A computed fold for a 1505-nucleotide RNA from an uncultured bacterium, annotated as small-subunit ribosomal RNA. The RNAcentral record of the sequence draws on ENA and SILVA.
[in-house]
RNA sequence: AGAGUUUGAUCCUGGCUCAGGACGAACGCUGGCGGCGUGCUUAAUACAUGCAAGUCGAGCGAGGUUACUGUUUUGGAUCCCUUCGGGGUGAAGAAGCUUUAACCUAGCGGCGGACGGGUGAGUAACGCGUGGGUAACCUACCCCAAAGUCCGGGAUAACAGCGGGAAACCGCUGCUAAUACCGGGUGCCUUUACCUUGGGGCAUCUUGAGGUAAAGAAAGGUAACGCUUUGGGAUGGGCCCGCGUCCCAUUAGCUAGUUGGUGAGGUAACGGCUCACCAAGGCGACGAUGGGUAGCCGGCCUGAGAGGGUGGACGGCCACACUGGGACUGAGACACGGCCCAGACUCCUACGGGAGGCAGCAGUAGGGAAUAUUGCGCAAUGGACGGAAGUCUGACGCAGCGACGCCGCGUGAGCGAUGAAGGUCUUCGGAUCGUAAAGCUCUGUCCUUGGGGAAGAAGGCGAAAGCUUGACGGUACCCAAGAAGAAAGCCCCGGCUAACUACGUGCCAGCAGCCGCGGUAAUACGUAGGGGGCGAGCGUUGUCCGGAAUUACUGGGCGUAAAGGGUGCGUAGGCGGCCCUUUAAGUCAGAUGUGAAAGCCCGCAGCUUAACUGCGGAAUUGCAUUUGAAACUGGAGGGCUUGAGUGUCGGAGAGGGUAGUGGAAUUCCCAGUGUAGCGGUGAAAUGCGUAGAUAUCGGGAGGAACACCAGUGGCGAAGGCGGCUUCCUGGAUUGCACCUGACGCUGAGGCGCGAAAGCUGGGGGAGCGAACGGGAUUAGAUACCCCGGUAGUCCCAGCCGUAAACGAUGGAUGCUAGGUGUAGGAGGUAUCGACCCCUCCUGUGCCGCAGUUAACGCAUUAAGCAUCCCGCCUGGGGAGUACGGUCGCAAGGCUGAAACUCAAAGGAAUUGACGGGGGCCCGCACAAGCGGUGGAGCAUGUGGUUUAAUUCGAUGCAACGCGAAGAACCUUACCAGGGUUUGACAUGCCGGUGGUACUGAACCGAAAGGGGAAGGACCUAGGUUACUAGGAGCCGGCACAGGUGGUGCAUGGCUGUCGUCAGCUCGUGUCGUGAGAUGUUGGGUUAAGUCCCGCAACGAGCGCAACCCUUGUCCCUAGUUGCUAACAGGUAAAGCUGAGAACUUUAGGGAGACUGCCAGGGACGACUUGGAGGAAGGUGGGGACGACGUCAAAUCAUCAUGCCCCUUAUGUCCUGGGCUACACACGUACUACAAUGGCGAAUACAAAGGGAAGCAAAGCCGCGAGGCGGAGCAAAUCCCCAAAAUUCGUCCCAGUUCGGAUUGCAGGCUGCAACUCGCCUGCAUGAAGUCGGAAUUGCUAGUAAUGGCAGGUCAGCAUACUGCCGUGAAUACGUUCCCGGGCCUUGUACACACCGCCCGUCACACCAUGAGAGCUGACAACACCCGAAGUCGGUAGCUUAACCGCAAGGAGGGCGCCGCCGAAGGUGGGGUUAGUGAUUGGGGUGAAGUCGUAACAAGGUAGCC
Repeated sequence: AGAGUUUGAUCCUGGCUCAGGACGAACGCUGGCGGCGUGCUUAAUACAUGCAAGUCGAGCGAGGUUACUGUUUUGGAUCCCUUCGGGGUGAAGAAGCUUUAACCUAGCGGCGGACGGGUGAGUAACGCGUGGGUAACCUACCCCAAAGUCCGGGAUAACAGCGGGAAACCGCUGCUAAUACCGGGUGCCUUUACCUUGGGGCAUCUUGAGGUAAAGAAAGGUAACGCUUUGGGAUGGGCCCGCGUCCCAUUAGCUAGUUGGUGAGGUAACGGCUCACCAAGGCGACGAUGGGUAGCCGGCCUGAGAGGGUGGACGGCCACACUGGGACUGAGACACGGCCCAGACUCCUACGGGAGGCAGCAGUAGGGAAUAUUGCGCAAUGGACGGAAGUCUGACGCAGCGACGCCGCGUGAGCGAUGAAGGUCUUCGGAUCGUAAAGCUCUGUCCUUGGGGAAGAAGGCGAAAGCUUGACGGUACCCAAGAAGAAAGCCCCGGCUAACUACGUGCCAGCAGCCGCGGUAAUACGUAGGGGGCGAGCGUUGUCCGGAAUUACUGGGCGUAAAGGGUGCGUAGGCGGCCCUUUAAGUCAGAUGUGAAAGCCCGCAGCUUAACUGCGGAAUUGCAUUUGAAACUGGAGGGCUUGAGUGUCGGAGAGGGUAGUGGAAUUCCCAGUGUAGCGGUGAAAUGCGUAGAUAUCGGGAGGAACACCAGUGGCGAAGGCGGCUUCCUGGAUUGCACCUGACGCUGAGGCGCGAAAGCUGGGGGAGCGAACGGGAUUAGAUACCCCGGUAGUCCCAGCCGUAAACGAUGGAUGCUAGGUGUAGGAGGUAUCGACCCCUCCUGUGCCGCAGUUAACGCAUUAAGCAUCCCGCCUGGGGAGUACGGUCGCAAGGCUGAAACUCAAAGGAAUUGACGGGGGCCCGCACAAGCGGUGGAGCAUGUGGUUUAAUUCGAUGCAACGCGAAGAACCUUACCAGGGUUUGACAUGCCGGUGGUACUGAACCGAAAGGGGAAGGACCUAGGUUACUAGGAGCCGGCACAGGUGGUGCAUGGCUGUCGUCAGCUCGUGUCGUGAGAUGUUGGGUUAAGUCCCGCAACGAGCGCAACCCUUGUCCCUAGUUGCUAACAGGUAAAGCUGAGAACUUUAGGGAGACUGCCAGGGACGACUUGGAGGAAGGUGGGGACGACGUCAAAUCAUCAUGCCCCUUAUGUCCUGGGCUACACACGUACUACAAUGGCGAAUACAAAGGGAAGCAAAGCCGCGAGGCGGAGCAAAUCCCCAAAAUUCGUCCCAGUUCGGAUUGCAGGCUGCAACUCGCCUGCAUGAAGUCGGAAUUGCUAGUAAUGGCAGGUCAGCAUACUGCCGUGAAUACGUUCCCGGGCCUUGUACACACCGCCCGUCACACCAUGAGAGCUGACAACACCCGAAGUCGGUAGCUUAACCGCAAGGAGGGCGCCGCCGAAGGUGGGGUUAGUGAUUGGGGUGAAGUCGUAACAAGGUAGCC
C1' cells in the first nucleotide's frame, strides 16, 4: 500500500465483498508449565445461611468475675487443760459487707454509622467536562493565636416492684449518676440596633475608630486529655455563570409561579425557593416544546492524521439502595446494612399483631451463548474509636477456579543414506514423506526426589538492656541426583491468498466471505497422501474502527452516471469596491494560572527476560487572566468614484393588456346551371347522392386561425408571444453628460407568475376531435387506416400548479488566442452623397487554440481559471409508494420512509452481430430467354406406420439415386432358433501330452456343432535300448483376447458449409487513459485488399493473381502397333505390300499474348473504349488449388483413440428370416403425353475408356434373350465396337401405328441357391397420362437443350454415379424489387449476438408490509374525588420537672383538634406507542405454466414526459 466482482473487451461512476487491528466475549476441536492481569455485558429478578461498623470504663451510675486488706456470721481441723460432765484455742473452707488492684459489660453519655464497599435503574440536566464567580455561604475532627473554664438546680435510663402481650415489645409506680439537661454571674470577644467620624469598592456594599443599649459561654476527668468564646488557616462541600455535550421537524409553536417588580416568609446562603399584590411578560428555525435513546469524564480501540466507535477493569464526578412519599438527628443525610407512612412481595403468628430488604463479600435459584470460592489473614497499606495497649474492618493483602487476555518457557540437541520398512503418486524408469525414523553421542529448561531457604518489618512495649510481630508459605530462589523419559494441535491449499495430486460422488450429497464450484476425467464436495500458515493454541460467530476520498473540515460531486429548485420578486442570514484616521472583538506573539493521578510517548531502573512495576521528563493541541502588535476581517468616523442607480437624445422589437377592424379558406343556408355518381383507401367498405349530391356560379350566416413576408431573425424571468389599427403599459439597448456616493450580490422561509390537460359557473361552437358508433385489417384488433362524432379546443370569472417546465447546464462578478455569419445601435475614414472599408457596445449562431472532461464533448453565451450565495445527490428495486401532516371542489399536488430483496443497476466509448436503416458494388440474385420440377406411371431415397426384426448413421440451405463404386446366401452390424466359452484372431507363463499333429468314415443334426472308427512319419541334444531334457503341435489352467456396445458435447484424422467470397492478420511507428484505431479508410479502377493517386504511416505475411495439368495455333525432335502426299506393286475392296517422314496423329521439348502497338477518354496515373496484327486479346476456355475463421456442423459404424460398460456374453459360430413390409407424405431421377414425333428402311462421321478367374471376332443355330464356337489380344496391333441423332418412306391428331405401367404364358443368363427377393427375351395384355394449381429449379456458349458411347462397383443386377464425344440455340434493356455476399455509414437495451433481448395481466407457492369492524397492553400528562406519614401555620380541649412568683398563677413546652401542601389509590375524556384481527390492497422472490408483443433497429404506428 491494496484486491475481487457489472462488459465480448475498455474507461468511468457506483455499490457489495476480502486481506489488518481490537474485545469483560461465546461456540467447535485440542490442551504441558509459570508470571501479571481479568471474570453476570442478560433479570436495578428473587434471595436460604454466615460475615461486611463499631469503639471509648482515662465521662457516668450500676452489675459481674478474680485476687488482696479489714470485718461480721458460720465453720469447726489442730492443739492444750480436764473433776472426763466439759472448758479453752481457733486453721482451711463458705456467705455477707468493706479496702485496693486487674478485667468484663447491658444502659446513660461522647465520637463514628454522610467514609470505605456496590450498582448504572433514572437522568439530555449546570448531570458531566472545562474555565471562572461567591461583595450571597457552611465546614465536626486537625493546626496557629487571644481570652476564659465561676455559682447553683431539677430530672431520667439502667435498677427494683407491679401489670399487659404468643411474640416484637410496652405501660404504671419508686430510686440514682454524669463530659446528659437547665438557671444565674462575668464578657477579651461576637451579633444586632442607633449616633459621631475616616478609608475602600463594579451596584447591593465593605472596612476602621469612638459611644450607647440589648443578647450570647463553659465540664469535668486527671497521668501528657478535654470544654467554651473569638479571629485566622487547612480540608471538604453548597450555590451561581461562560462554553462544550446523541437522534427525530413525518415533534413548530411552548409557558399562569409562567417572566419581571414591590413586600414578607424561608435557607448556611442568592433566588418565584414560597406567599400576597402589581405589570404582561419569557422561550423558539442559532431548533423552543414534545418523542426516542443514554450515567458523564480521564481514558480505551481504531486511524498517517482529522475523525469514527466506546465508557468493562483502574481513577474523578453524579445518581440510586425493594417501589413511591416524608421528615428527624447531626458539622454534614432527606441517610445501602437509621426512622415514619403507603404499595407489591416474602416470612413468623396463639389471627389480636409483628418481622424483612445482598445494586457489600462469598453463596443459591432463575434468566442466559456466557462469567469464579458459602477460602486465609488483619502480617502490610488505609479507615473508625481510644491517652494508649488494643478492638473492629469480605476496604485491603493473599490464596482457589476459568487458555478469558497479555507475556515468557518447553515438548529436545548433534551426527546419521542400505535414501530401510510402510504410505501416496507414477510416464512403471521412478518420485515423495525424508535426516524424517531406526541407530550412536550429548544436554537437563520443565518434571520427580532429597537438602537449604527469603525480601516484603516500618513499628509496638520498655527507663534501659532487650523482647516481640508474616496470611501468602516451607512459596519464590539456590544446590544435588534421576530420567528423552510425561508434554501438539488447529485451520487452510479455485482466484482474492501462502499451499496439488489420487480416489469416491455425478446439479446428488454437499461447499460458499465475494466471484462462484458440483449434470462421469471436480487442484472448489467427501477421504487419503503431500503441502502452506499459526502454534498451547487454532478456527468460527458477534461487535467496533480501518481499508471507505462510500457524508469528502483535512478530502467528493450535480450537461449525459444519483444530483440545478419551472421561473422571478424579495425577508432573515451569508458575502461584499478604493483611500485615510481610530478601536482592538476576531487574528498573531510573550508571560502567568490551570489542564488531578493513572494511562500514551521518551529515558533510566526493579523482578533471570518479557508482560508487569517504580522514578524522572515530555505531552496534555484546551480554557482563563494579563501585556503587546495592528497587516488582514469586524466596529466607529471621514473622504472617493470605477460597482450600482438616476437624467436625457435616439433607434429596434410576434414583450403585456384593451377596444376596433380586414381578407383568404373550411363548413352551413338560399337560389341558378347540370347529371349520376361523389367520397375514401394499399385495396375496399361504412358514408353522401335521382327528395338531384359531387362539380360550378351568385348571395348570405357563423366561428376559429392569421398563408406569403419568415430568417439556428426579434422580444420576454420563465411559461410563452405572429393579420392590421387605436389607447394604456413593462423591460432591454447605443451615444452623451450631470448627479447620488457602495445605495451591491445571493437568497432558507414567504409572495407572485406559470404550457397542455383537467375542474366550477355562464356564454360560444366553423373546423379539428378523447369517449362512443360504424366500416375495414387481423388468428384476435377494445389499435394503427376510413366514415361519423360528444366533451374539449374559443371567450368571461375562479380554481389547479404540474411537464423530457431541457441548454437535461442555478444566479452574480472578474480573468483567459482567434476566425466567420447574423440582429440592433454608435463612431471613424472616404465621398457631392449613398455604398464599400475599419473600430466599439449589446444580443444570437457556427468553427476552433490553451485548458478541462470517464469519454462524448465544452471552449469569452465554458462544462476553462477563481470568489460569493442558494438548491440538490450518496447502489438498484421496493417508491415518488405507505403512514402522518398540509394545500385543493375533485382529480390530485407538496413533504416523504421502512420491512424485504438483488450484486449489481448505470454513463461514455470500442469491436462485432443484427435492422421490416441508408449508400456503393457483385453473383443465373432478379429481369430477358431456353428447358424443367410440382399433375401421371414407374425407379430410388427419406419420413411415418407396421413388424420378432424391418440394423445403424446423415435431418434447412450444407439429410433425403446421401455413407452404399451395386442387401437373393455372404455382405449384416438387426430378429428367431440352435451351438460354443482362453474363445473366430494375438502374445506370454505354468502344468500335461507318443498312437501327437494331421486326414477324418459311420451316426445325430437345418447347419454350426457333436461324435469319434480307421489311417497317421514330427524336430534337436544326450543315451545301447528303456528313457531323459528342450522345441513345434495339441490338451488343461492363468494372464488376457474380443465388442459395428456408450460418449463426435472428452479427441486425432478426414469432410461439408459460408465461398474461389476478397478478405484475414502481423512488425515497427503514430493516435487514444484504455478496449482499440491507423495501415485495410478516402478519390478512381479491377474478377480481385487488382493496381494507381492521396494520406501518419512504412513495410510484411496468409489469401487473389501467376507458377501446375488440360484444351486452342505454330515450330523442332522422333516415326510403331498409328499415318499415306509422291514413286512402285497389288486387291472385289482395303496402307494390303515395298517404301516414305510430307500430312493427320502420337508424346517429349519449345514459340506465342505482354494492354506489347495505335487512337480516344482519364489527372501526364492506374485503367478503360475502339482498332491493327494475330490461331488466340485483355484472366483465351476448363481443371486442380479453398486465407483467418464460423456452425460444440458431420463421422467413436473407414481408421485411430481417452474414459465408461459387457466377459458361459453386449464376444463368437450357424440355419432361416429381415434390411425389399405399405393406408399415406416428401425429395431426386427416368419414361411419356406425341408429327421438331412414332414405325420401317437405308447410310456416314466420334471421343474416351475397359479387357486374362478377362475381352472375345469370323462362322453356325435360335424371332429374340442367348447358345455352339473359338481366331486374335496382357493391347495406338486383337476384342468390347453397333455410335445415336442424320436421310428416305409411311402414319394424319386419335387416348392414336402416342404412351408403355400392370398382368398372363413361354423362355434365356448368372449363381450352391432367383419363393420371400435378380436381370434379360418372345407372344399376349395395353393402365394413368392430351404439357401439369399454389409454388419452385437449372443454365450466359461449344453453354442450355438434345443424342448416344464408355467405365467403376460387379458371379449376376444401373432410370444411379463418374467420364466421353456428336448436333447445337435463345436472351441479358437494366439493377427498382426477391435471395446471398463484400465495403462504408447509421441505430441498438443484442454479445449464447434477432432462432437475440424483453413487458404486463392471469394461475401456483413463499415472504415482509399498508388498510381494517375492532380487541389487548404499556407510557406520559390533564380534570375531579379520597387523602397516609410529615413539615409549616392556627388553637378555645387535655397536659407539663428545671425559669419567674410567698401563693394563686404565669412564661415556655407536649398531646389532641383544625387548615394548606401532600404519595399511593379511584373516576373520566382525550394523547402517544406496541401487539393482535375476519377480510382486503399493492409489493418482492420463485429452471422450464397461460395469454398476447408494449419496448430495444425507422422494433415494423419513432420513442418518451